Predicted 3D model of a 101-nucleotide RNA (Glycine riboswitch aptamer) from Methylobacterium radiodurans. Its mean pLDDT, the model's own confidence on a scale to 100, is 77. Of the family's consensus pairs, 90% are formed in the model. Lineage of the source: Bacteria > Pseudomonadati > Hyphomicrobiales > Methylobacteriaceae > Methylobacterium.
RNA sequence: UUGGACAAUCUGGAGAGAGGCGCCGCAGGGCGUCCACCGAAGGAGAAACCCCGAGCCGCGAGCCCGGGGGAAGCUCUCAGGUAACCGCGACAGAUGGGGGC
Numbered sequence: 001u002u003g004g005a006c007a008a009u010c011u012g013g014a015g016a017g018a019g020g021c022g023c024c025g026c027a028g029g030g031c032g033u034c035c036a037c038c039g040a041a042g043g044a045g046a047a048a049c050c051c052c053g054a055g056c057c058g059c060g061a062g063c064c065c066g067g068g069g070g071a072a073g074c075u076c077u078c079a080g081g082u083a084a085c086c087g088c089g090a091c092a093g094a095u096g097g098g099g100g101c
Stems, first nucleotide, its partner, number of pairs: 006097001008095005017035001019034006036082003042078001043076003049069005055063002057060001
């Protein structure tokens, strides 16, 4: 000096009951519980493949069992969420990061 990561700020950003019942509250709403749903906070799972060990055999880039490692916008639905508003919403874009005036 440049690039990336990261922090900060702004912007975009989907899905699914405006559910039932009970309690609190003047109300907006909040809490609890029940059923039905969503996947994009977070979390969990493991395929090919790789490594280690045992056994088998026609001895090979072989078969087979056990263990370990192993990804996501996949799967699960614990958590979270299910009108508008709001959003601690994956991900994406922009600004910008030190000193002086």